[in-house]
RNA sequence: GAUAGAGGCGCGGACUUUAUCAGUAACCCGAACCACGGCGCGGAAACGCCGCGGGCGAAAGGAAAGGCCGCCGAAGCCCUUGGCAGAUUUCCGUUUGUCACCGGCUGGGGCUGCGCAGAAUAUGCGCAGGACUGUCGCUUCGGCGGAGUGCUAUU
Numbered sequence: 001g002a003u004a005g006a007g008g009c010g011c012g013g014a015c016u017u018u019a020u021c022a023g024u025a026a027c028c029c030g031a032a033c034c035a036c037g038g039c040g041c042g043g044a045a046a047c048g049c050c051g052c053g054g055g056c057g058a059a060a061g062g063a064a065a066g067g068c069c070g071c072c073g074a075a076g077c078c079c080u081u082g083g084c085a086g087a088u089u090u091c092c093g094u095u096u097g098u099c100a101c102c103g104g105c106u107g108g109g110g111c112u113g114c115g116c117a118g119a120a121u122a123u124g125c126g127c128a129g130g131a132c133u134g135u136c137g138c139u140u141c142g143g144c145g146g147a148g149u150g151c152u153a154u155u
Stems, first nucleotide, its partner, number of pairs: 001155005008072001010071004015066004027055004036051005041093006075106004081100007107133002111129007135146004
């Protein structure tokens, strides 16, 4: 260097079903409609909708379960650059999602606190802390320390 493995509530993907989203949005009927107030990411202009009652009535994202597929930097996150799509229309800005590369951080799952996203108490992500666990090193055998660019086996 190559090949093959291990950690365990192990990681990720698509599909199916289910709950939630929500009796919400949209649509229809009636009332009202001078005006006033609010919403549509921010500003300007415009446009549309809403405010009260009734009818009808979703979806996406996110989640759980099931088996299947790919795997053990699995994967996740951050930054630069570039492409595509979106947030009512125009202009200016801001921002979201997704794909790809360079570089950086994190061994793993879990718990607690804080923050962000989210309809959410679900959940995800980030930061910090505490134990647990796998691995290697050191050890006065009590424990201590390191990181996956690691560890084990074969060659």
RNAcentral holds the sequence, with entries from MGnify. Predicted 3D model of a 155-nucleotide RNA (Lysine riboswitch aptamer) from uncultured Ruminococcus sp. Its Rfam family is "Lysine riboswitch aptamer". Rfam describes the family as follows. Riboswitches are metabolite binding domains within certain messenger RNAs that serve as precision sensors for their corresponding targets. The literature on the family includes a 2003 paper in Cell by Mandal et al., "Riboswitches Control Fundamental Biochemical Pathways in Bacillus subtilis and Other Bacteria".